[in-house]
A computed fold for a 687-nucleotide part of an RNA from Candidatus Neptunichlamydia vexilliferae, annotated as large-subunit ribosomal RNA, domain II. The prediction has a mean pLDDT of 84. The full RNA is in RNAcentral, with records from ENA. Rfam family: Bacterial large subunit ribosomal RNA. Taxonomically the source falls in Candidatus Neptunichlamydia (Bacteria, Chlamydiota, Chlamydiia, Simkaniaceae).

Context: one part of a larger RNA
Parts: sequence; structure tokens; C1' cells
RNA sequence: GCCAGCGAGUUAUGUUAUACGGCUAGGUUAAGGGACAUCCGUUCCGGAGCCGAAGUGAAAGCAAGCGUGAAUAGCGCGUUUUGAGUCGUAUGAUGUAGACACGAAACCAAGUGAUCUAUCCAUGGCCAGGAUGAAGCUCGAGUAACAUCGAGUGAAGGUCCGAACCAGUAUCUGUUGAAAAAGAUUUGGAUGAGCUGUGGAUAGGGGUGAAAGGCCAAUCAAACUUGGAGAUAUCUUGUUCUCUCCGAAAUAACUUUAGGGUUAGCCUCAACUUUUAAGACUCAUGGGGGUAGAGCACUGGAUUCCCAAGGGGGCCUACCGGCCUACCGACGGAAACCAAACUCCGAAUACUAUGAGUUAAGUUGGGAGAUAGACAGUGGGGGAUAAGCUUCAUUGUCGAAAGGGGAACAGCCCAGAUCGCCGAUUAAGGCCCCUAAUUCUAUGCUAAGUGAGUAAGGAUGUGAAGUUUCAUAGACAGUUGGAAUGUUGGCUUAGAAGCAGCCACCAUUUAAAGAGUGCGUAACAGCUCACCAAUCGAGAGACUUUGCGCCGAUAAUGAUCGGGACUAAGCAUAGAGCCGAAAUCGCGGGUGUGCCACAUUAGUGGUACGCGGUAGGAGAGCGUAGUAUGUGCGAUGAAGCUAUACCGUAAGGAGUAGUGGAGCGCAUACUAGUGAGGAUGCAUGGC
Repeated sequence: GCCAGCGAGUUAUGUUAUACGGCUAGGUUAAGGGACAUCCGUUCCGGAGCCGAAGUGAAAGCAAGCGUGAAUAGCGCGUUUUGAGUCGUAUGAUGUAGACACGAAACCAAGUGAUCUAUCCAUGGCCAGGAUGAAGCUCGAGUAACAUCGAGUGAAGGUCCGAACCAGUAUCUGUUGAAAAAGAUUUGGAUGAGCUGUGGAUAGGGGUGAAAGGCCAAUCAAACUUGGAGAUAUCUUGUUCUCUCCGAAAUAACUUUAGGGUUAGCCUCAACUUUUAAGACUCAUGGGGGUAGAGCACUGGAUUCCCAAGGGGGCCUACCGGCCUACCGACGGAAACCAAACUCCGAAUACUAUGAGUUAAGUUGGGAGAUAGACAGUGGGGGAUAAGCUUCAUUGUCGAAAGGGGAACAGCCCAGAUCGCCGAUUAAGGCCCCUAAUUCUAUGCUAAGUGAGUAAGGAUGUGAAGUUUCAUAGACAGUUGGAAUGUUGGCUUAGAAGCAGCCACCAUUUAAAGAGUGCGUAACAGCUCACCAAUCGAGAGACUUUGCGCCGAUAAUGAUCGGGACUAAGCAUAGAGCCGAAAUCGCGGGUGUGCCACAUUAGUGGUACGCGGUAGGAGAGCGUAGUAUGUGCGAUGAAGCUAUACCGUAAGGAGUAGUGGAGCGCAUACUAGUGAGGAUGCAUGGC
């Protein structure tokens, strides 16, 4: 790990609701006792007590009334017309109990532990060898005497080196180990606060601790054993057969509350009441509004211009005052704007009322679940008009929804699966091949493999529409020729002659030619342009709007239309077909609810509307074990096991064959230790 077995809403007693039954203004006995059986038990007594038949008040109490109150007032709760309870059995729920099962860390009590280890006590044991050489002493030197010096002797020390012994520094190995802490190499202490044998002492909020919260028997921020004890667990996990009908919520309020609850909203079941009310939808008519939009009439913001009070600056003035101003500028006027907390205005929706049409709604009671929501569209707030972000409103889907499409893809598009069919029509989306269906029709566009994401910006890409200028009196482009004179304009300058710079920019000859467009020179020169003529011979130039394209275009494993490929099999417009789902239709079957007909006790036939479903509510069943009654099977082979193509809508039920070798079914009713794949399930077994 797998298989088999075991494994979780039970029981007692109250309450409450429903169903059924007994008695009924009453209902019912409890403990206990008698009789009979004696194995359960059955039956008869027993009226204590409890519930109901009367309420009201805090109560004394009073009573069809009572309380309040001064009250014969009012008000509150009752009486009346509507009158039913009570005792059992079953089921749902709930209170008290372990209360569906398993699961803490902990708390408390009584005991057991110091053969490990910590410290202490008593009594024993152990420490190879080597080194150093304190005090003291002796001798000698020395001193007035001491001191002091030298040599020797001597043997001290939490002295030195280093075995035993004790420890455990560093590295490696080991890490399902040889070992639940070791081995190898290395290292520290090794006469001391040393190590060690034996015996003893200290015990759990206690000991012991050269102190690490260390150690107290592989257990220590409070040991272990047993008990309280099935502690408690707003937490996690698990919770065992089938089918049918309906079917949620992830919101609000409150909460030492936020991953939990209580009540309401939302689901279900039953009864009752109305079905002219009320609810839902559609249409018509009538309302109020101040949102979107818009606007500037108010409140504010904000831009330019005109007018201009006032102010600033300058000047004149003894004062009064006056003049100028490329400064600012209220109010007013013109023009164009902005606003969630502006409104002279003002929708669509929504809400509401009335009428009509189609449809059923409500109340009370039993049972819940849920109160973590997700994304998408739209309208907002927060954020950065970021987020698969967050928070509201509203709608949808998912949640609890399968099917088709979207390559794949809970929340997008289409569409809501009762079952069967080798029938048909469509939706979204598609129709070259993968791959069902057009290599369909018509007209255009695109040349970029654009067609798979992107901006500012850039460009004689190309199509369409338009405005405007020039043009056979010859345009645009190309080629040939001219492009002059006053004059080197004046100034400036070393120079300035069209061409460093400043000023002016005239006139003449002309077909035309600037006091000069650019290159150039030190300055000239030179080349060129504008402009003109000739040649040529038909369109040329500038701009606006728009379709499809181009560049801009850069990310880390290997791609990036789903792929192949495609010049349409791309894009746009119009059209004709076809494919395509569990949608719809057809045929057949099942079932729920209502109605109709026949039978009227089951039921049969028809018809209308239904039959996705998590939590959850309701209903109907299957199977297991046992009991009672009835009825059967079995050595001519029971149960169990193995095999099997049968029956039933399912849980399930038969038949046959083999094995097995002694019990076992069916019908009805009752009772329950009644259904396993999951719980890191189980010290049950097997492999």
C1' cells in the first nucleotide's frame, strides 16, 4: 500500500408540532398492593397528584370580571357570540444529560521514582615516567652586629611535559547507523575546586543547580502512574442503501462581533382563508421628480478684448490741483468655457395611481440551510479613469448547469439534459485539408503573409471623393541660348564689386533679367537660380477628407493564425445555399400536479402544464439481524462461496451448474448494536 473484518444522530426524561387511536367537560393514574403465571409478564385495585373546564393583579385578594384610579370616568387584560381537552403510540425538532464519532495543549487529586543525572554525607580506592627546583637548613665569603653574596642540601606548587584515568576542541565517516549521540584522526586536564567504587540524603510548583531553564530513569518553562474523565474544543477531519417532487444563501440589524451566533429576508412541508381582493407581466392614461445631457440665469472657477471708477509710477505745483503713462484694473459690455456638494432648463428608465387583458395569492404553524461569494456588462467611489485590485448600485452567468461554440479555458456567446430512437429543423459559430458543411455568386480593396497586441510621430505605398492653380494664345519636367546697363548703389571696412554687416531697393535697355537664390574669391573673377526665348507636344502642380496597407515594433527552454497551408482559404458590402446542440419537432415509454370520463375500494383511459440541481425540506421504497403468527424448503443436499448472456426505473431479486455438508426461506406485523471507500481511522487478520 491493497484485501477482509470493525467503525459515527443513540438512550432516558421533559417540552413542542404533526399523524393515528381511547375517553370526552372531562382525561389520566404514580408509588404501592391483590390474583394468575412464575421466564418475560397479564389483569384488577390504588384519584395521591397532574392537565383542562376563569380570569385578573406584583400581591393580599376579588371574580365574569379583575387591575389602575378619588371615581359609578377612561384605559389594559379577560367573558360572550366562534366552546375541547386529556392520556397513549409513532415521527420531526429542541432542553437536560458525554448526546453524531475521533482528536488537544492543559487543570486538579492521590501515589511511584535520585540503579540515569544534580548537589551533599559516610567509608574505601587510583594518579607510569620525566622536568623545574620556593622556603628552611649546612658550609664558605662578608658585617661592629645584622644585612647581603656564593656553593651545597632540601623538597614546595589549583607548577611544566606526558601514559593510565577524566573530558570532548576541530574535521571526516556514520545519518532505514555497528550505535535513539558512536567510530577515526586531532585536542584539553592529568597532586587537584582531581577522578572513582560502595552505602546513604534531598521529590514535583518540589528538589538539585561554579546558572545552560540545565538535570530529576532515552520524558522537563513543572517528571511518571492512576483517577476526576467520555475535561473542554465558536476548530479540522469523517459520517455507511435507492428513487421521486420542490429547491436556497453568501444580504440587513445587533453582537469582546467579524472564519461564530440571534432575529429578519431567501427554501421546503402542512393546515386554513379568500379566489370580485392582493401579487406578477403587458397595454393605455395620469402623476411627482431634478439624474444623464445641456446651460451659465444664481453660487463659484477660468481666458481674451472693449469701456472705465479706483490704484501704482513719472513730471509740474506754496496750496488747491493739473499733465503724461508699452503698469494693475473693480463694475459694465462682447466672445468662448468648467462644476459631486452650481441650475434658467431637462430626458430615457425607474417609482406610483387608475382602467383593461392574462395569470392565483395570503395567513398561521413544523423543518431548514445560509449570513467567506466569483466573474462579465453598465453607472459610480477609492487607486494612477493601475491590477485576475478594492467597495457600492443594477442585470446576467457560475456557485448549484450538463450540451454546442470560443484551439485548450467555473463566471464570455448559444442553449436549460424525464428516458429511448442508425429520424427531421435550427441557434451561436462555421463551410480548402486536419474536421461535418461552398475551393458559392457579385462588386471593390490589400501585396504588407497585413490578415496574431500597440502609441506619439514619420513617409511621392495605393484606392475613392473633393477644392484650387497653370495649360494647344503650348502648361509641368527635360534640352539649347540669354540672364544686361547707370553700378564697384550709399555706408562701413585693410578690402566689401549682387552674395561679412547696416540703410535704401530706384531707374534704363529690353523677349527677359532681383541694387540679386545658392556655391565661390583676400577682394574681384567664375558657376548657378529667379526671369525670358526657342525646342518638345498633353496634361501638370498644391491642398482637404477618407478606405486598406508601411516604418516606429526589443526578453530571456522552441515556435507564437489551433496546425497544414492560403494572394484568398485575407478585408469590406450585398446575396444564395449548406453544416451545426442533450434547443425545437416527430415516434414510443416512465413519472409529478390539476382536470375530465368510466368504474367507484384499488384502478383504467384521455387531456393540460411540468420532470438540470449543491446546502436543505417533503414523499415512496430496497436490503440486513431478531421476535410473533401463518405457511413452506432441506442428506434425492440448507446456509455460505464460485461462475453466469435472466428479471426489475433503482436500492435489489431469481434460475441453473459446481463446491459445501446442516440448517434456511416466504407473507404480515413489530423491534433495532440495520447498509462504508475515505476519518494521516482500529497494538484485528491476510498478502